A computed fold for an 83-nucleotide RNA from Ignavibacteriae bacterium HGW-Ignavibacteriae-4, annotated as c-di-GMP-I-GGC riboswitch aptamer. Model confidence (mean pLDDT): 79 of 100.
């Protein structure tokens, strides 16, 4: 200072179960679990989804909530590997 083929010391964890003096809800958070991840570390900047208390006489609409494990940008970076 560059890769992300191959590998896997050590990391993370989808579904799905259970819990919670959390939330209106998505959804968080903690235990199990193990379908995956070289960024499945971070950051709602753009698009995308998902909620709809509260606000609009009602149907229902709307993000200022939520999703970084939906997509691209940011910003940092383990092993290893090559200079």
């Nucleotide at each position: 200072c560059a890769c992300a083929a191959u590998a896997a010391a050590g990391g993370c964890a989808a579904a799905c179960c259970c819990a919670u003096u959390c939330g209106a809800a998505a959804g968080a958070u903690g235990g199990g679990g193990a379908c995956g991840c070289a960024a499945a570390a971070c950051c709602a900047c753009g698009g995308g989804u998902c909620u709809a208390a509260a606000g609009c006489g009602g149907a229902g609409c709307u993000a200022a909530g939520a999703c970084a494990g939906c997509c691209g940008g940011g910003u940092u970076g383990c092993c290893g590997u090559g200079a």